[in-house]
Molecule: SAM riboswitch aptamer (S box leader)
Organism: uncultured Succiniclasticum sp.
RNA sequence: CUCAUCACGAGCGGCGGAGGGAACUGGCCCUGUGAAACCGCAGCAACCAUGGAAGGCCGGAGGGCCUUGCAACGGUGCUAAUUCCUUACGAGAAAUCGCAAGAUGAG
Numbered sequence: 001c002u003c004a005u006c007a008c009g010a011g012c013g014g015c016g017g018a019g020g021g022a023a024c025u026g027g028c029c030c031u032g033u034g035a036a037a038c039c040g041c042a043g044c045a046a047c048c049a050u051g052g053a054a055g056g057c058c059g060g061a062g063g064g065c066c067u068u069g070c071a072a073c074g075g076u077g078c079u080a081a082u083u084c085c086u087u088a089c090g091a092g093a094a095a096u097c098g099c100a101a102g103a104u105g106a107g
Stems, first nucleotide, its partner, number of pairs: 001107006011041004019030003026085002042079003047075002050071002053068006083101001089098003
């Protein structure tokens, strides 16, 4: 930089000791009944990898490819609240939608 997803789901312990919910605006919330960070274990999920099923396509064949479920050993990720909501953008009378930004994965 490109593409896909972001209303689902899933927490305990240790350590630590005051912040945290990305950033700006305004809210709202979590937190000494212990925040962040770090570690361990457990779990969630199904992006990648792997295995298997059904359907389809290609090939003379071995086989390959596509789509949709399933499994969950591996690589990541995630485990308060819609990406907590909102403003710094646009459309719309409004509800709302889109963009941007961000997060994660693959390339």